Model confidence (mean pLDDT): 77 of 100. This is a predicted complex of two RNAs, RNase P RNA and transfer RNA, with 425 nucleotides together. Rfam match: Bacterial RNase P class A. About the family: Ribonuclease P (RNase P) is a ubiquitous endoribonuclease, found in archaea, bacteria and eukarya as well as chloroplasts and mitochondria. It is annotated as a ribozyme.

């Protein structure tokens, strides 16, 4: 990476469709054909489809986050960049911004960020204890301590100065871009956290097939309480429109009714093969194929031969016996991700 | 089927700008009492459902699982 209740034939049984026959129209019998998965799962993303909403203004909320491409779309995939781990093949990465602002950084430590001197070092005063000043090189604390190494320099030190590395800024070259390389300038500008708020860029109306529509059945305009607002308006506010204010909208509680059928429903961003384009994800053309639609939910059991495996006997050929396993099962449909999984096969390092 | 919520001591629940996981009841021991109950004092008891990630540090933030709950009291 692929396969995943082995293959062929037969008997009985189950669900759908279709054909024929019978029928007392409820259905029955017979033939043909199709009948679970790589995850059908979790419901974590993205869509299709359906209904509802959608004059306008403001404030919010959620999600995504290197670049390019693929795609209906995506938080997915492919290729690339950068970072990181590894000896390597390769693996992994929520990978925008910390000089816009707010907040936090427990304990320890002198100091946790416009600062700061505990020990040490140096200078001055002093007999000394000590006092004042300089110093971030060294010690110590911590997850984290104000660029690193080396040299010069100095009272001791320090980008104070120099070389290299790092960093910032500005051109240049290569690249679609992320970015990389190199040149020049600047001694260097105050750390971490944005899976804290936030800023920047971008996206987003809500609900879900128990959606939705139709037929049938049932029906209540029931009782009690609260009651001036409610609806459009499915984040909130403004605004507008409509409805209602005792002939009372709406809310709450009690009581009661129905819960059957059809549509949606399976032909689809579909599958297989060949050719072509592309490093690849993927795309195009042609040909062929139709591949579950149940509604408490249909796939099971047995027999024969072959194949494969385990065990025993055998020098071997072979014989006997047992087994066909794991995770798991559709419920509107796709594309992904994630999780579960006995065993077998292939490829590469 | 779809949708939503929860999991912290034996039980019921707390824990907020992330910084030593607590309370009540229950359990064990002691005091009081003739004894028990009540009351008072003390004690033990935790993988914060599991695994991974962010962070110096996770009950708390993020991701993936497990288990449980909510069905005219979420949707017919």
């Nucleotide at each position: 990476a692929g396969c995943g209740g082995g293959g062929c034939g037969g008997u009985c049984g189950c669900g759908g469709c279709u054909c024929g026959c019978c029928u007392g129209c409820g259905g029955g019998c017979g033939g043909g054909u199709c009948g679970a998965g790589g995850a059908a799962a979790g419901u974590c993303c993205g869509a299709g489809c359906u209904c509802c909403a959608c004059a306008g203004g403001g404030c919010g909320a959620a999600c995504u986050g290197c670049c390019a491409g693929g795609u209906a779309a995506c938080a997915c995939c492919u290729g690339g960049g950068c970072g990181u781990c590894g000896a390597g093949a390769g693996g992994c990465g929520a990978c925008g911004g910390a000089a816009a602002g707010g907040g936090c950084c427990a304990c320890a430590g002198a100091a946790a960020a416009c600062a700061a001197a505990c020990c040490g070092c140096c200078c001055a005063c002093c007999c000394a204890c000590g006092u004042g000043g300089g110093u971030a090189a060294g010690g110590g604390u911590g997850a984290a301590a104000u660029g690193g190494u080396g040299g010069g320099g100095u009272a001791a030190g320090a980008g104070c100065c120099c070389a290299c590395c790092g960093c910032a800024c500005g051109g240049c070259u290569g690249g679609u871009a992320a970015c990389a390389g190199g040149c020049g300038u600047g001694g260097c500008a105050c750390g971490g956290c944005a899976a804290c708020c936030c800023c920047c860029a971008g996206u987003u109306g809500g609900a879900g097939c128990a959606a939705u529509g139709c037929c049938a059945a049932a029906u209540a305009g029931g009782c009690a309480g609260c009651g001036a607002g409610g609806u459009u308006c499915g984040g909130c506010c403004c605004g507008a429109a409509c409805c209602g204010u005792c002939a009372g909208a709406g809310c709450u509680g009690c009581g009661g009714g129905u819960a059957g059928g059809c549509c949606g429903c399976u032909c689809g961003a579909g599958g297989u093969a060949g050719c072509g384009g592309g490093c690849g994800a993927c795309c195009g053309c042609u040909a062929c194929c139709c591949c579950a639609g149940a509604u408490a939910g249909a796939u099971g059991a047995c027999c024969g031969c072959c194949c494969g495996g385990g065990c025993g006997c055998u020098c071997a050929c072979g014989c006997g016996u047992c087994c066909g396993a794991a995770c798991a099962g559709g419920a509107c449909u796709c594309g992904g991700c994630u999780u579960a999984c006995g065993g077998c096969u292939c490829c590469a390092c | 089927g779809g949708g939503c919520c929860g999991u912290u001591a034996g039980c019921u629940c707390a824990a907020u700008u992330g910084g030593c996981a607590g309370a009540g009841c229950a359990a064990g021991g002691g005091a009081c009492u003739c004894u028990u109950a009540a009351u008072c004092c003390c004690u033990a008891g935790g993988u914060u459902g599991g695994a991974g990630g962010u962070u110096c540090g996770a009950u708390u933030c993020c991701u993936c699982c497990a288990c449980g709950g909510c069905u005219c009291a979420c949707c017919a």